[in-house]
Context: one part of a larger RNA
RNA sequence: CUGGGUGUAAAGGGCAGGUAGGCGUCUCGAUAAGUUCUUGGUGAAAUCCUUCUGCUUAACAGAAGAACUGCCUGGAAUACUAUCGAGAUUGAGGCUAGAAGAGGAGAGCGGAAUUCCCGGUGUAAGGGUGAAAUCUGUAGAUAUCGGGAGGAACACCAGUAGCGAAGGCGGCUCUCUGGUCUAGACCUGACGCUGAGUUGCGAAAGCUAGGGGAGCAAACAGAAUUAGAUACUCUGGUAGUCCUAGCCGUAAACGAUGAGCACUAGGUGUUGGCUCUGCAUAAGGGUCGGUGCCGUAAGAUAACUCGUUAAGUGCUCCACCUGGGGACUACGGCCGCAAGGCUAAAACUC
Numbered sequence: 001c002u003g004g005g006u007g008u009a010a011a012g013g014g015c016a017g018g019u020a021g022g023c024g025u026c027u028c029g030a031u032a033a034g035u036u037c038u039u040g041g042u043g044a045a046a047u048c049c050u051u052c053u054g055c056u057u058a059a060c061a062g063a064a065g066a067a068c069u070g071c072c073u074g075g076a077a078u079a080c081u082a083u084c085g086a087g088a089u090u091g092a093g094g095c096u097a098g099a100a101g102a103g104g105a106g107a108g109c110g111g112a113a114u115u116c117c118c119g120g121u122g123u124a125a126g127g128g129u130g131a132a133a134u135c136u137g138u139a140g141a142u143a144u145c146g147g148g149a150g151g152a153a154c155a156c157c158a159g160u161a162g163c164g165a166a167g168g169c170g171g172c173u174c175u176c177u178g179g180u181c182u183a184g185a186c187c188u189g190a191c192g193c194u195g196a197g198u199u200g201c202g203a204a205a206g207c208u209a210g211g212g213g214a215g216c217a218a219a220c221a222g223a224a225u226u227a228g229a230u231a232c233u234c235u236g237g238u239a240g241u242c243c244u245a246g247c248c249g250u251a252a253a254c255g256a257u258g259a260g261c262a263c264u265a266g267g268u269g270u271u272g273g274c275u276c277u278g279c280a281u282a283a284g285g286g287u288c289g290g291u292g293c294c295g296u297a298a299g300a301u302a303a304c305u306c307g308u309u310a311a312g313u314g315c316u317c318c319a320c321c322u323g324g325g326g327a328c329u330a331c332g333g334c335c336g337c338a339a340g341g342c343u344a345a346a347a348c349u350c
């Protein structure tokens, strides 16, 4: 390579847009490139294979045949693929009417709490722990009442509830804005799926510049514990956490499960529509979209388990795996301010 695989054994790209490419609904006609059959030519010899023959046999050698799976050429066929032309509507998109939502961006506003400041009351403790101490406090703390400042986060509602492609999104209001679902079946008429490269987005931490800084808190200091304690516990505390602009591009970026389409028992919750029964906001039936659980229906799986939200049955496209370590490494290249990231070996060893 072939083959076989990728939830947990090695293996799904963090996610999306999309170029090339690959693949692609139904009907009719044309062409005959692929495809199938066939004619002729060629496919050197040797080699390989079969049969026979020659050396005592074999190796070896000789003869004949077959083969050389290929290419060219003429003809025939037209189911499939392709190309061109014409049409269709179920895929896809649009339109109209509704619906839900922590989807995104910006601005404004709100209350609770912590901390700090000012003032009142008030007096000796407070705090912290397993116990303590460092620490705060007679220069009046802690507690309590009133006022003020500032930053960050939004209790309850809250839900295997919702939205988003993923990362992720949660106080309230306004402005701008993306996507989705349902119903109608009015329009376009295959406009589709996937997607190497590529482009964008991408938690936290980290970096650059300028702000901000309440609480928390790496580093750091001290108090304890201990044989020691560069920890766990405690008192402090700086980066950082927040905002603006720009980098970084990684995560157990997880459902450890790529995207799309179709098919294959059910049961039971929940959520958003539509519809029917119904006096009804009740309750129930049907149907479409999501999100859970159960399941020896079938099937799959090494098992665990999965099971219409598949890990079942099929098709299309992409990515990835090929014993462990060395090695998410070295070297080189590209990217980055740096930290580092991406790509990615070998010797050696078991």
Base pairs, nucleotide, nucleotide: 004321005320006319007304008303012318014201015200016199017198021194022193023192025088026087027086028085029084030083031082033081034080035077036076037075038074040072041071042070049065050064051063052062053061054060091191092188093187094186095184096183097182098181099180103177104176105175106174107173108172109171110154115149116148117147118146119145120144121143125136126135162169163168206247207246208245209244210243211242215241216240220236221235222234223233258317259316260315261314262313263312266294267293268292269291270290271289272288273287274286275285276284277283299306300305323350324349325348332343333342334341335340

Annotation:
This is a predicted structure of a 350-nucleotide part of an RNA (small-subunit ribosomal RNA, central domain) from a Dehalococcoidales bacterium. The coordinates come from a structure-prediction model, not an experiment, and the mean pLDDT is 87. The full RNA is in RNAcentral, with records from ENA. Its Rfam family is "Bacterial small subunit ribosomal RNA". Its family is annotated with ribosome and structural constituent of ribosome in the Gene Ontology.